[in-house]
RNA sequence: CGGAAUGUAGCUCAGCCUGGUAGAGUACUACGUUCGGGACGUAGGGGCCAAGGGUUCGAAUCCCUUCAUUCCGA
Numbered sequence: 001c002g003g004a005a006u007g008u009a010g011c012u013c014a015g016c017c018u019g020g021u022a023g024a025g026u027a028c029u030a031c032g033u034u035c036g037g038g039a040c041g042u043a044g045g046g047g048c049c050a051a052g053g054g055u056u057c058g059a060a061u062c063c064c065u066u067c068a069u070u071c072c073g074a
C1' cells in the first nucleotide's frame, strides 16, 4: 500500500441476510433457603447497538465516510 473480517449490558455472544418497541448466558443487587458460606430458587437494575452522515413513516439491520482491533497478500 491492497483485500477481508469483527465492533451490541462489566464479560462472552445472539439478533443483521428478510427494516417494525433489543435478548441469552455469566457477573452484579435484594429476598428465600443455611449456624454461616457455597449451591439452588424468586425478583430486580444495567446497553437506544464503535463515531458521523444519508435513505425511509420507521434503521442495531440498507447505503456512504471515518475510527479501533484482527487476519491475508505485497
Base pairs, nucleotide, nucleotide: 001073002072003071004070005069006068007067010026011025012024013023020057028044029043030042031041032040050066051065052064053063054062